[in-house]
RNA sequence: GGGCACAUAGCUCAGUGGUAGAGCGUCUCGUUGACAUCGAGAAGGCCAGAGGUUCGAUACCUCUUGUGCCCA
Numbered sequence: 001g002g003g004c005a006c007a008u009a010g011c012u013c014a015g016u017g018g019u020a021g022a023g024c025g026u027c028u029c030g031u032u033g034a035c036a037u038c039g040a041g042a043a044g045g046c047c048a049g050a051g052g053u054u055c056g057a058u059a060c061c062u063c064u065u066g067u068g069c070c071c072a
Base pairs, nucleotide, nucleotide: 001071002070003069004068005067006066007065010024011023012022013021018055026042027041028040029039030038048064049063050062051061052060
C1' cells in the first nucleotide's frame, strides 16, 4: 500500500426495515440462625461517528475512526 471481518447494557453476545433483548454481573425484597442456592422485582443503551436511501434505519449504501486477521 491492497483486501476481509468486527464495533449493540459493566462483560460475552442475539437482533436481515416497524416501540432494543438474553446469559453472567450489580442493586432491592422474599426464603435461611447466617452464607450460598432458589424465587420475585429494579437499575443500566442517543445501537462507534457523520452523511445518504426510505413514510420509517441497530439492520441497506458511502465516508471517517478504532480493533483484529490476510496479502505484498
Transfer RNA from a Candidatus Azambacteria bacterium, 72 nucleotides, folded computationally. Its mean pLDDT, the model's own confidence on a scale to 100, is 82. It was read from a public genome assembly. Rfam family: tRNA. Rfam's curators write: Transfer RNA (tRNA) molecules are approximately 80 nucleotides in length.